[in-house]
RNA sequence: CAAGCAAGCCGGGUGGCCGCCGUUUCGGGGCAUUCUUGCCCUGAGAGGGAGGAAAGUCCGGGCUCCAUCGGGCGAGGUGCUGGGUAAUGCCCAGGAGGGGCGACCCUACGGACAGUGCCACAGAAACACACCGCCACGGCCUGGCUGUGGUAAGGGUGAAAAGGUGAGGCAAGAGCUCACCAGCGGUUGAGUGAUCAGCCGGCUAGGCAAACCCCACCUGGAGCAAGACCAAAUAGGAGGACCACAAGGAUGCCCGUCCAGUGUCCUCGGGUUGGUCGCUCGACCCUGUCGGCAACGCCAGGGCUAGAUAGAUGGCCACCAGCCUGACCAGAAAUGGUCCGGCUACAGAACCCGGCUUACAGGCUCGCUUGGUCC
RNA sequence: GUCCCGGUGGUGUAGCCUGGCCUAACAUACCACACUGUCAAUGUGGAGAUCGGGGGUUCGAAUCCCCUCCGGGCGCCA
Numbered sequence: 001c002a003a004g005c006a007a008g009c010c011g012g013g014u015g016g017c018c019g020c021c022g023u024u025u026c027g028g029g030g031c032a033u034u035c036u037u038g039c040c041c042u043g044a045g046a047g048g049g050a051g052g053a054a055a056g057u058c059c060g061g062g063c064u065c066c067a068u069c070g071g072g073c074g075a076g077g078u079g080c081u082g083g084g085u086a087a088u089g090c091c092c093a094g095g096a097g098g099g100g101c102g103a104c105c106c107u108a109c110g111g112a113c114a115g116u117g118c119c120a121c122a123g124a125a126a127c128a129c130a131c132c133g134c135c136a137c138g139g140c141c142u143g144g145c146u147g148u149g150g151u152a153a154g155g156g157u158g159a160a161a162a163g164g165u166g167a168g169g170c171a172a173g174a175g176c177u178c179a180c181c182a183g184c185g186g187u188u189g190a191g192u193g194a195u196c197a198g199c200c201g202g203c204u205a206g207g208c209a210a211a212c213c214c215c216a217c218c219u220g221g222a223g224c225a226a227g228a229c230c231a232a233a234u235a236g237g238a239g240g241a242c243c244a245c246a247a248g249g250a251u252g253c254c255c256g257u258c259c260a261g262u263g264u265c266c267u268c269g270g271g272u273u274g275g276u277c278g279c280u281c282g283a284c285c286c287u288g289u290c291g292g293c294a295a296c297g298c299c300a301g302g303g304c305u306a307g308a309u310a311g312a313u314g315g316c317c318a319c320c321a322g323c324c325u326g327a328c329c330a331g332a333a334a335u336g337g338u339c340c341g342g343c344u345a346c347a348g349a350a351c352c353c354g355g356c357u358u359a360c361a362g363g364c365u366c367g368c369u370u371g372g373u374c375c
Numbered sequence: 376g377u378c379c380c381g382g383u384g385g386u387g388u389a390g391c392c393u394g395g396c397c398u399a400a401c402a403u404a405c406c407a408c409a410c411u412g413u414c415a416a417u418g419u420g421g422a423g424a425u426c427g428g429g430g431g432u433u434c435g436a437a438u439c440c441c442c443u444c445c446g447g448g449c450g451c452c453a
Base pairs, nucleotide, nucleotide: 001371002370003369004368005367007365008364009363010362012320013319014318015317016316017315018314020049021048023046024045025044026043027042028041029040030039031038032037051346055357056356058355059354060353061352062351063223064222065221066220069256070255071254072253073252075219076218077217078216079215080094081093082092083091084090095109096107097106098105099104110214111213115212116211117208118207119206131155132154133151134150135149136148137147138146139145140144163181164180165179166178167177168176182204184201185200186199187198188197189196190195227277228276229275230274237268238267239266240265241264242263248259249258273453284303285302286301287300288299290297291296321344322343323342324341326339327338328337329336330335376452378448379447380446381445382444385403386402387401388400395434405421406420407419408418409417427443428442429441430440431439
């Protein structure tokens, strides 16, 4: 210098004028009010006001309601091991398999000897029948054809056909025997574990579970349009089940516990579609010591950072910054400077938080790998 | 905001659940021929689809799984 790998961050700035949302201080006016105080209008100040994804709604929760809480079945989810977390299908560190020269990256990664099922077409044959071939003994006998027996090493078909390579052996072959390797089983050692390494051994008939299923672990259901309160209005509506322990009541089913007398519910219909709360202090953010390989955790100090409701942060002007095309100048080149023009990404909370996935013009920083050049 | 359904020739629909006969089917529209004095109707034949896009599982995917884009729905789920 070039090409890469992995991680983190920013993502326009400044000034002026006008215009928004909310909190708070002071003043003026009005209404209500026993007091306290509350509400509305208005003037002057102070502070605050979208994101790394606010998105998709793919997951996990907090929170709210179903009066309470257990068990079983069913249904659904996850799937190597260990750790982290409030929790997860997330994160971290390892293991195994695979890709890359490498830094690194990918994996829906338990079980096919619990059972059932599928493997089309081709092929002799897809839990297993020999098409061609090889060998032995015959028959016909010109090349050759054919019968019986042996064979599964070679060829063919296929995604996959009785572990692979090599040697010996055999009538010809075959783990038939041997060496090495893969698989399976046993055993010893290391490790929390997944696994790894050594030794021994009969030799060894598949693949698919993102097929049904088995095993281990997890899960009640709805969801802020949840729900609570106020005001107002209507039809103080109609029908039904059940009776002192029954029906009903946690929203798949069953059992148990419990609730309950102006009873417990179910169905249909009508009214209201107004206002307040929920609504922002949080498993919160920042900095630092310590522990830990890390994710992360304890402790100490500091901070308060939107709460809208037709839904707020915008418009204009000027300058700067960055990027792009072109022209000119300097330079061997990289590059630097000037001028004209254009552009500045993805995109906007709506109960909140932790993840995943997707979109993103341009720019910065740290570490590492490979190749080349120079000292 | 929640939940659910769908995307297949120019058009409207099958096929997906249970993956191979998918060289993707039917109707309609288009083209050609036949018939007719001519058109229509009718008959015969022909052409036309990367199954919305991408990735994965598998020997094999329209079909099974994951992500993404687009469209629609509840006689309102308040």

This is a predicted complex of two RNAs, RNase P RNA and transfer RNA, with 453 nucleotides together. The prediction has a mean pLDDT of 78. Rfam match: Bacterial RNase P class A. Rfam describes the family as follows. Ribonuclease P (RNase P) is a ubiquitous endoribonuclease, found in archaea, bacteria and eukarya as well as chloroplasts and mitochondria. By type it is a ribozyme.